Transfer RNA from a Patescibacteria group bacterium, 72 nucleotides, folded computationally. Its Rfam family is "tRNA". Rfam classes the family as a transfer RNA.
RNA sequence: UCCGGGGUAGCUCAGUGGUAGAGCAGUUGACUGUUAAUCAAUUGGUCGCAGGUUCGAAUCCUGUCCCCGGAG
Numbered sequence: 001u002c003c004g005g006g007g008u009a010g011c012u013c014a015g016u017g018g019u020a021g022a023g024c025a026g027u028u029g030a031c032u033g034u035u036a037a038u039c040a041a042u043u044g045g046u047c048g049c050a051g052g053u054u055c056g057a058a059u060c061c062u063g064u065c066c067c068c069g070g071a072g
């Protein structure tokens, strides 16, 4: 330098054009000698960044930054 994959909640990841989600973690409550476990409720998002297309973009297109792998 070129090619491919990836960047979404604190963590691990789903979501391939029409309400941004799950598990774990956190918070509150129930349960109880206490903790743990269990159960219920609940908080938390600039979807890496900047533009474009579209009635509508995490999703499609362009540029750019970062991570992983490959080629030379």
Stems, first nucleotide, its partner, number of pairs: 001071007010024004018055001026042005048064005
The sequence was found in a public genome assembly. The source organism's lineage runs through Bacteria and Bacteria candidate phyla.